[in-house]
RNA sequence: GGGGUCGUAGCUAAGCGGCUAAGGCGGCGGUCUUUUAAACCGAUGAUCGUGGGUUCGAGUCCCACCGGCCCCA
Numbered sequence: 001g002g003g004g005u006c007g008u009a010g011c012u013a014a015g016c017g018g019c020u021a022a023g024g025c026g027g028c029g030g031u032c033u034u035u036u037a038a039a040c041c042g043a044u045g046a047u048c049g050u051g052g053g054u055u056c057g058a059g060u061c062c063c064a065c066c067g068g069c070c071c072c073a
Stems, first nucleotide, its partner, number of pairs: 001072007010025003018056001028042004049065005
């Protein structure tokens, strides 16, 4: 330098172009327990890497960047 792939909450992770973006772990509050843990209940957190474009409508499609990983040179 060229190509591929990935980026969604503190971590992990789903998401045929169509209300208001799932779930799990953790953290928080509670029940239970002598206490902790476990179990159970409840509530909470993400304008989806950044900026544009297409569209009535974009996490999803397109472009350019930024970052991680892999391959080629």

A computed fold for a 73-nucleotide RNA from a Capsulimonadaceae bacterium, annotated as transfer RNA. Its mean pLDDT, the model's own confidence on a scale to 100, is 81. Rfam family: tRNA. The source organism's lineage runs through Bacteria, Bacillati, Armatimonadia, Capsulimonadales and Capsulimonadaceae. The RNAcentral record of the sequence draws on ENA.